RNA sequence: AACUCUCAUUUCUUAUGGAGGGUUUGAUCCUGGCUCAGGACUAACGCUGGCAGCGUGUCUUAGACAUGCAAGUCGAACGGCAGCAGGCCGCCUUCGGGUGGUGCUGGCGAGUGGCGAACGGGUGAGUAAUAAAGAAGUAACUUGCCCCAGAGUGGAGCAUAACCCCGAGAAAUCGGGGCUAAUUCUCCAUAUUCUCCAUUGACGUAAGUUGAUGGAGGAAAGGCUUCGGUCGCUCUGGGAUAGGCUUUUUUCCUAUCAGCUUGUUGGCGGGGUAAAGGCCCACCAAGGCUAUGACAGGUAGGGGGUGUGAGAGCAUGACCCCCCACAUGGGAACUGAGACACGGUCCCAACUCCUACGGGAGGCAGCAGUCUAGAAAUUUGGGCAAUGGGCGUAAGCCUGACCCAGCGACGCUGCGUGAGGGAUGAAGUCCUUCGGGAUGUAAACCUCUGUUGAGGGGGACGAUGAUGACGGUACCCCUCGAGGAAGCCUCGGCUAACUCCGUGCCAGCAGCCGCGGUAAUACGGAGGAGGCAAGCGUUGUCCGGAAUCACUGGGCGUAAAGGGUGUGUAGGUGUUCUGGUGGGUCAGGUGUGAAAUUCAGCCGCUCAACGGCUUGAAGCGCAUCUGAAACUAUCAGGAUAGAGGGCACUAUGGGAGAGUGGAACUCGCGGUGUAGCGGUAGAAUGCGUGGAUAUCGCGAGGAAUGCCGAUGGCGAAGGCGGCUCUCUGGGGUGCUCCUCAUAAGAGGAGCCGGUUGUUCAUAAUCUUCGGAUUAUGGAUAAGCGGUCCUGACACUGAAACACGAAAGCUGGGGGAGCGAACGGGAUUAGAUACCCCGGUAGUCCCAGCCGUAAACGAUGUGCACUUGGCAUGUGCAAGCGAUUGUGCGUGCCGUAGGUAACCUGUUAAGUGCACCGCCUGGGGAGUAUGCUCGCAAGGGUGAAACUCAAAGGAAUUGACGGGGACCCGCACAAGCGGUGGAGGAUGUGGUUUAAUUCGAGGCAACGCGAAAAACCUUACCUGGGCUUGACAUGCUGAUAGUACCGAGUCGAAAGGCAAGGGAUCCUGCCUCUGGCAGGAAGUCAGUACAGGUGCUGCAUGGCUGUCGUCAGCUCGUGCCGUGAGGUGUUAGGUUAAGUCCUGUAACGAGCGCAACCCCUGCCCUUUGUUGCCAUUUUGUCUUAAUGAUGAAGGCACUCAAAGGGGACUGCCGUAGAUAAUGCGGAGGAAGGUGGGGAUGAUGUCAAGUCAUCAUGGUCUUUAUGCCCAGGGCCACACACGUCCUACAGUGCCUAUUACAACGGGGUGCGAAGUCGCAAGGCGGAGCAAAUCCCACAAAGAUAGGCAUGGUUCGGAUUGAGGGCUGCAAUUCGCCCUCAUGAAGGCGGAAUCGCUAGUAAUCGCAGAUCAGCAUGCUGUGGUGAAUACGUUCUCGGGUCUUGUACACACCGCCCGUCAAGCCAUGGAAGUCCACAAUACCUGAAGUCUCACCGUAGGUGGGCCCAAGGUAGGGUGGAUGACUGGGGCUAAGUCGUAACAAGGUAGCCGUACGGGAACGUGCGGCUGGAUCACCUCCUUU
Repeated sequence: AACUCUCAUUUCUUAUGGAGGGUUUGAUCCUGGCUCAGGACUAACGCUGGCAGCGUGUCUUAGACAUGCAAGUCGAACGGCAGCAGGCCGCCUUCGGGUGGUGCUGGCGAGUGGCGAACGGGUGAGUAAUAAAGAAGUAACUUGCCCCAGAGUGGAGCAUAACCCCGAGAAAUCGGGGCUAAUUCUCCAUAUUCUCCAUUGACGUAAGUUGAUGGAGGAAAGGCUUCGGUCGCUCUGGGAUAGGCUUUUUUCCUAUCAGCUUGUUGGCGGGGUAAAGGCCCACCAAGGCUAUGACAGGUAGGGGGUGUGAGAGCAUGACCCCCCACAUGGGAACUGAGACACGGUCCCAACUCCUACGGGAGGCAGCAGUCUAGAAAUUUGGGCAAUGGGCGUAAGCCUGACCCAGCGACGCUGCGUGAGGGAUGAAGUCCUUCGGGAUGUAAACCUCUGUUGAGGGGGACGAUGAUGACGGUACCCCUCGAGGAAGCCUCGGCUAACUCCGUGCCAGCAGCCGCGGUAAUACGGAGGAGGCAAGCGUUGUCCGGAAUCACUGGGCGUAAAGGGUGUGUAGGUGUUCUGGUGGGUCAGGUGUGAAAUUCAGCCGCUCAACGGCUUGAAGCGCAUCUGAAACUAUCAGGAUAGAGGGCACUAUGGGAGAGUGGAACUCGCGGUGUAGCGGUAGAAUGCGUGGAUAUCGCGAGGAAUGCCGAUGGCGAAGGCGGCUCUCUGGGGUGCUCCUCAUAAGAGGAGCCGGUUGUUCAUAAUCUUCGGAUUAUGGAUAAGCGGUCCUGACACUGAAACACGAAAGCUGGGGGAGCGAACGGGAUUAGAUACCCCGGUAGUCCCAGCCGUAAACGAUGUGCACUUGGCAUGUGCAAGCGAUUGUGCGUGCCGUAGGUAACCUGUUAAGUGCACCGCCUGGGGAGUAUGCUCGCAAGGGUGAAACUCAAAGGAAUUGACGGGGACCCGCACAAGCGGUGGAGGAUGUGGUUUAAUUCGAGGCAACGCGAAAAACCUUACCUGGGCUUGACAUGCUGAUAGUACCGAGUCGAAAGGCAAGGGAUCCUGCCUCUGGCAGGAAGUCAGUACAGGUGCUGCAUGGCUGUCGUCAGCUCGUGCCGUGAGGUGUUAGGUUAAGUCCUGUAACGAGCGCAACCCCUGCCCUUUGUUGCCAUUUUGUCUUAAUGAUGAAGGCACUCAAAGGGGACUGCCGUAGAUAAUGCGGAGGAAGGUGGGGAUGAUGUCAAGUCAUCAUGGUCUUUAUGCCCAGGGCCACACACGUCCUACAGUGCCUAUUACAACGGGGUGCGAAGUCGCAAGGCGGAGCAAAUCCCACAAAGAUAGGCAUGGUUCGGAUUGAGGGCUGCAAUUCGCCCUCAUGAAGGCGGAAUCGCUAGUAAUCGCAGAUCAGCAUGCUGUGGUGAAUACGUUCUCGGGUCUUGUACACACCGCCCGUCAAGCCAUGGAAGUCCACAAUACCUGAAGUCUCACCGUAGGUGGGCCCAAGGUAGGGUGGAUGACUGGGGCUAAGUCGUAACAAGGUAGCCGUACGGGAACGUGCGGCUGGAUCACCUCCUUU
């Protein structure tokens, strides 16, 4: 659940069970290791600790043990009587008793005898099978005590201990003599039966069992008694129990243990045993075991179980139970039913003890306990009350078995440490943004309770009659009173829980990642929090997680991993049909799988832990019986689809051998010929006048085979290429069907192959040119032959065998070219290289080794299945043909699927099957060692210690490349002018100094901060001063001669001292011209604090530089990808531009670009004063003409502002894609962003600035603060940057003369005039400015001079004299005049700016400013040249490619050397241990032999423990020295690798070199780039 419901019954189903995280990267996915969370402990350590119950307690030293106890008992077996108690008899007596005798009684020491002591208890050394577990067998056996049954228990005898005597010895103990007993011992008799022998039956497969007849042999013990009996004893049969032996299955690691074995394997006959057996012996045979792991080595007691796990498993074997083994290390037997015996014996050895030195004694791995070892583990307890054991008729005795108690938080379980109320949220503490928050109802305080505890009282079960160690315990009752009872760990992530202080890569933490270098949630402390709790953490071990050894349940193209390839043995696996068998398999039954444990159910301790049950299940196993027969196996018989053969056809650089050709090369000879050749980026070495190179001819030699030639062919792989011949291997394709018969066979169709004939075509030869002949091919006709055989023989394949590029090795040849090594030349810092000139091994051949490669498709072999397209090699079929179809190969693309991705994809890396090989983190290391192969080089097999937390694969985004493509930029080029040389100015470095204050440092510091250092500034130095301060705020106190003024004095000033003068306001009260009290302001004292251009720009804000005015940087949604991420943003065009267009799985959007803003260029409108004056009128002055100036007037023009317009590829043509856009043109003042400015995306540089300012932290506080004087910032051997002036004639000088713009002006600009050569002075009009002033612009123009010289260039330097500013001009200003007149004659390497009103050149103005400009910022004047173009340099952008980079190439990274530390290999040796071998010696003992023999004794032999000798083996420790390896912030040398890594890299091999490495030969792509070829896709 079935039923309407209930109960019972039955059936079915189900039945509990699985989590992950951190860590490789800039990020991602994967691979892969490390690590964590869980559980468990016979645990230990640290801190802490209230109680109870139940358990549990030397894992190390099978080390040594003091002391006590752990196995005795029986007088009902015996002789007895030492001790105790009692009785009887005698004597004595102080009358208590003493003493002597007596085994008389209870009893009993010692002894004889019996039973037990072989159980119980301990430990785990040994043991890998003499063991254990499971299941069987014993027809090959034993079994005391116990049970059942049968039959007996008659007679006789000899000893001996105890005891007595004597003796030896220190002792242990022993010897001699004498007496005695028994359930001790011996003999005789009897014996159902038993054993043996002989004969003979039955059963059985059988060595056996069981009968019959006859013969031989073999027993006994008594004790007690109430006389009834009872306990014994002997023989026999059976049972029970306990064992012995045997068989089979299973039971750890190592193959770096591969061969082992002589009593070994078997037989015959003996011996021995309870019993089979080489267990032992003699003889005979030569066997036996082993890759399914013998033998050897290491380790280990086994099981029930226990821990963990979802399970499968993995690990383990404490406590309890079963078995085994052992008892100081070895050996051996005796007794006995049972032992080769833990508390027995003998011997050897080691050790300990006693000793009179002669000799003796001992064995805690029994219970306690001691020492030692160790991180580590209890009382020298109580009791036989219970359970059990031994002896005994019994009472009873013994029992460290056992039952209890004690100690230890060692474990499991339970309980408690109080409960309720209680907010001014107390105090304290911590934090704080100073407001507050937290601890926290927590406490205090109030009201209760009594688990537990303490005190008192009662008081068990365990005990069926007696007996209680536990124990006055459990339990119950009463009283007391919150009293006596909480810690440990953690708080960065994983992983629950956060702040402050201290520290400053120190101290320290850390399970992994990691934390700590001045703001540490990671260290230490504190507060708080989290977790668990009488415990909590740490350490160790096991399982889990780990699917990380994968049976369940993994992999091998590139991450670790396919053997270099084949043949093939064992093994594994194997087509189809029929029949038999029943090993595997399946079903059912039976037996067993001990108990305990686990699980289920129920029950008992107050619960639980714990325990119990006539309970159940489980124990997945083994054995056996019965059955089934599909699959598998096996046997037998068939089949043909697998496989093989045969025949026919076919392609081929398949292999081996022999022969032979041409080209090229080098050499030799000869000819011609002359000065060079050769080589390189450029050179040189080299060759050449002794004639090279070049060229011609001839000759010689060796090696390799052009074109064809191809992602074409063949081969198992390696590999194979001129041509011909011989031998030889492998591959591919085809062999069909019908009829009759169906045992066999016959016929036919089709196909194939020959034969013959006819005909056609082509070719060759001959030809009389008519043709003939031959060959090849096609068609056709006829006829002949063939059209099949074996029958699962298969696939794979450890071992084995064979082959196996190049290099290399051995011996012998050969040697042209090339060419390791080597020599020389270059290059270079060096160049043991790259380049060049030479050149030896080698490369070639023969014979033999080697056996490895990136031996690669990094892809084992075989079979089957699963969409396709294209190409190509080679067969077959159809077709006249183009072509099509169908096989086998070889490639490319691609579907599904697979894959971490890349990719793969019928030639699988898809889906399956079979078999083999291999992998399990990186390094150490393919190393060491051992073994093995090799002539060697070396190959094969192949570890560990130690060390790291990664190593790795694929893909992504960046960055980078001495990778590629495209594009841009005064980037180059084309030009003009400079810098670098000189002198000076200025800044910087350096040096110096008392100080030369600080900052800035490639571009992007250096005429920068500083748009002004004489003082000041000023921060620096020296010296002198001040200390609540030069400046701010608050608090406390004082303050009328107070604040304030202050002569004078010291002083450089600051500052100090200081006479004298001398106040104000508010409120209240009063005795009111005033006083008192309080307050404000100021001052003083004190305290908080001020102050700091002190530090940190790597704690920061703000501001700024730079890439860069480069065109980029992103987002939303969608789509693609497991993901990082991509797409969009790429592509084709175009642009200054990610500007726009087109296309497009993208569609849109944002910040940037552009535009909007300002200046400027043209026009218009408006307004005209201080601007302007064309026209008009007019005054004054002056002229030859005229001009100047003013007024009226006007706003036309210029100009000034204010506002508009204008330019948009708008129009035309053309190119382009009918696009964007480009080019040209028109018009226009301007044409394609008109020119210029402002404007600076996301970000980068820990860029710059704590000294503009602000600011965290920190430091300082009579100084690192503040004031003052003087000095310094200005120094000067030198180096660099930026400028000025020049070197002259396109110039300089003199004179005359023309034309600007931007600007500035009140402590100002300062006119005219005047003085001075000048700087400048006097002067003071005008002007707060379109009005006045600064203010004459200069270059230019005109005229003159200078003529190539250190000058009439150049102006430094210096002298003298002046001027100006300023308190002050010495350090240290500017200017003028006169004089002086330096270097310098256009500048090396190198380098800068500029593309049009630009460069160049020329002045002018301004800020700062008392003064000081070659600097800076502006302004206008004059005014060019050149750009073919993008190869190169620099910078930038986009796309793409490689990458071992991501701090991003200023990256990463390799090796030697040097230093320190660590583990390890080798090593002359040294030492130790173990197991064997050979020989020697040989105790005790069993067995055996000989001799003497009544007993008994003596001697010998075999075996053999320990020991010795000898040479080896295995393992370990140590070892001068030595080899490499690993690790270690900043050592040395180079730069090998990663990019084309600057010579592509790597693999194998060889040689060489300080080192990474270089070179030769062969191989690979896991090489970039360019070109070509081929292929693919599309058209």
This is a predicted structure of a 1579-nucleotide RNA (small-subunit ribosomal RNA) from a candidate division WOR-3 bacterium. Its mean pLDDT, the model's own confidence on a scale to 100, is 83. The sequence was found in a public genome assembly.